[in-house]
This is a predicted structure of a 45-nucleotide RNA (Fluoride riboswitch aptamer (crcB RNA motif)) from an Actinomycetes bacterium. The organism belongs to Actinomycetes, within Bacteria. The prediction has a mean pLDDT of 86.
RNA sequence: CGGGAUGGGGCUCCCGCGAACCGCCCGACCGGGCUGAUGGCUCCU
Numbered sequence: 001c002g003g004g005a006u007g008g009g010g011c012u013c014c015c016g017c018g019a020a021c022c023g024c025c026c027g028a029c030c031g032g033g034c035u036g037a038u039g040g041c042u043c044c045u
Stems, first nucleotide, its partner, number of pairs: 001016004007044006023034004
């Protein structure tokens, strides 16, 4: 510097160096259904 399943601010934790990360269920495929804007706390939308 970047990232932690949907946006932004503050604090804090963890992870990554081209990776870290990219939720769950049904389903052969197509497709259908459900929760959450946080990794955690808090505020705004």